[in-house]
């Protein structure tokens, strides 16, 4: 510099063909259970989805475009 993938909750990841409450597991707070701890168990908080960006659309994490950060192939 050219292609490719990917950036969603603290940490890993889902998110279908664009559709109105963005989910799960670990993890954190609670509570019950124990003589007490641990696992299980129940209950909760936590992400406006890289971007105080632009565009399309009745609607955008999802689709276009630019900006930026990671991998990885290429010369």
């Nucleotide at each position: 510099g050219g292609c490719g993938g990917g950036g969603u909750a603290g940490c890993u990841u889902a998110g279908u063909c664009g559709g109105u409450u963005a989910a799960a597991g670990c993890g954190c707070g609670g509570g019950a259970c124990u003589c007490a701890u641990a696992a299980g168990c129940c209950c909760g908080a936590g992400a406006u989805c890289g971007g105080u960006g632009a565009g399309u659309u009745c609607a955008a994490a999802u689709c276009u475009c630019c900006c930026u950060c990671c991998c990885g192939c290429u010369a």
Predicted 3D model of a 75-nucleotide RNA (transfer RNA) from a bacterium. Its Rfam family is "tRNA". Rfam links the family to the GO term triplet codon-amino acid adaptor activity.